Predicted 3D model of a 75-nucleotide RNA (transfer RNA) from a Campylobacterales bacterium. The source organism's lineage runs through Bacteria, Pseudomonadati, Campylobacterota, Epsilonproteobacteria and Campylobacterales. It matches the Rfam family "tRNA". The family's RNA type in Rfam is transfer RNA. The RNAcentral record of the sequence draws on ENA. The coordinates come from a structure-prediction model, not an experiment, and the mean pLDDT is 81.
RNA sequence: GGUCACAUAACUCAGUGGUAGAGUGCUACCUUGACAUGGUAGUGGUCGCUGGUUCGAGUCCAGCUGUGACCACCA
Numbered sequence: 001g002g003u004c005a006c007a008u009a010a011c012u013c014a015g016u017g018g019u020a021g022a023g024u025g026c027u028a029c030c031u032u033g034a035c036a037u038g039g040u041a042g043u044g045g046u047c048g049c050u051g052g053u054u055c056g057a058g059u060c061c062a063g064c065u066g067u068g069a070c071c072a073c074c075a
Stems, first nucleotide, its partner, number of pairs: 001071007010024004018055001025043006048064005
C1' cells in the first nucleotide's frame, strides 16, 4: 500500500428500514441469625465520527477514525 471483517449500556453480545434489547454488573427492598443463592423493582446509550438516500436509518450508500485478519512491497 491492497482486500476483508468489526465498532450498539460499565463488560459480553442480539437487533427484517417503523418505540433500542438480553445476559452479566451496579443500587434498593424481600428472603437469612449472618453470608451466599434466589425473588421483585430500579439504574443504565448522542448505536465510533461526518455527510447522503428515505415519510422514516443502529440497519442502506459514501468518506473518515480506530481495532483485527490476510496479502503485497521496501530501503